[in-house]
Background: Model confidence (mean pLDDT): 82 of 100. A computed fold for a 75-nucleotide RNA from a Patescibacteria group bacterium, annotated as transfer RNA.
Formats: sequence, C1' cells, structure tokens
RNA sequence: GGGCGUAUAGCUCAGGGGUAGAGCGUUUCUCUGAUAAAGAAAAGGUCGAUGGUUCAAAUCCAUCUACGCCCACCA
Repeated sequence: GGGCGUAUAGCUCAGGGGUAGAGCGUUUCUCUGAUAAAGAAAAGGUCGAUGGUUCAAAUCCAUCUACGCCCACCA
C1' cells in the first nucleotide's frame, strides 16, 4: 500500500428499513431473625464518527477512526 472482518447498555451478544432488546451485572421491593437463593419492578444506549439515499436508517451507500486477520512492498 491492497483486500476482508468487527464496532449496539457496565460486560457478553441479538436485532439486516417502520417506537432499540436478551442474559449477566447495578438499584429498589417481596420473602428471611439476618444473609444467600428465589420472585417482582426500575434505572442504564444520541447503535464508533461525518455525510448521503429514503416519508422513515442501528439496518442501505460513501468516506474516515479504532481493533483484528490475510496479501504485497521495504529493510
């Protein structure tokens, strides 16, 4: 330098045009003499960034950034 992949909640990951979800974790409540376990509820996201397409973009397109893999080049 060329190609490919990944980027979504604190963590691990779904969701592939039509109001952003699960598990674990966190907080509160129930239960208990008190914990744990179990049950219930809640909080937590400008979906990596900037543009574009669209009535509508996490999703499609372009560029960029970070990380990973492969190839090439130099030494």
Background: The source organism's lineage runs through Bacteria and Bacteria candidate phyla.